About this RNA: This is a predicted structure of a 72-nucleotide RNA (transfer RNA) from Candidatus Giovannonibacteria bacterium RIFCSPHIGHO2_02_FULL_44_11. Its mean pLDDT, the model's own confidence on a scale to 100, is 82. The organism belongs to Candidatus Giovannoniibacteriota, within Bacteria. It matches the Rfam family "tRNA". The family's RNA type in Rfam is transfer RNA.
[in-house]
RNA sequence: GCGAGCGUAGCUCAACGGCAGAGCAUCGAGCUUAUACCUCGAGGGUUGAGGGUUCGAAUCCUUCCGCUCGCA
Numbered sequence: 001g002c003g004a005g006c007g008u009a010g011c012u013c014a015a016c017g018g019c020a021g022a023g024c025a026u027c028g029a030g031c032u033u034a035u036a037c038c039u040c041g042a043g044g045g046u047u048g049a050g051g052g053u054u055c056g057a058a059u060c061c062u063u064c065c066g067c068u069c070g071c072a
Stems, first nucleotide, its partner, number of pairs: 001071007010024004018055001026042005048064005
């Protein structure tokens, strides 16, 4: 330099173009003499950034940024 993939919660990842979710973690409550386990609940997101298409975009198109892989 060329090609491909990925970017969503603190972490790992979901989500037919139509309400952004789960597990773990954190916090609170229950349970226990207490801790752990277990049960219930809560908080936490400008879906990497800009633009476009659409009634409607995490999702489609485009340009950047970052990371990974392949080729040279």